[in-house]
């Protein structure tokens, strides 16, 4: 140097052009003689950055930034 993949909640990861979800953890409450466990209800998000295209972008185009790989 070129090629490819990834980048979404504290973590692990869904997602589709039409206001973004699950498990784990975490807060409140019932539950119990307390604790674990079990119910029930919340909290949490500038979707990696900018820029295009659209009425409308997390998703399509182009640039960068970061990590991973594979190769001259």
């Nucleotide at each position: 140097g070129g090629g490819u993949a990834u980048a979404u909640a504290g973590c692990u990861c869904a997602g589709u052009g039409g206001u973004a979800g699950a498990g784990c953890a975490u807060g409140u409450g019932c539950u119990u003689g307390g604790c674990a466990g079990g119910c029930a209800c919340g909290a949490g998000g500038u979707c990696u950055u900018g820029g295009g295209u659209u009425c409308a972008a997390u998703c399509c185009c182009c640039a960068g930034u970061a990590c991973a790989u594979c190769u001259g």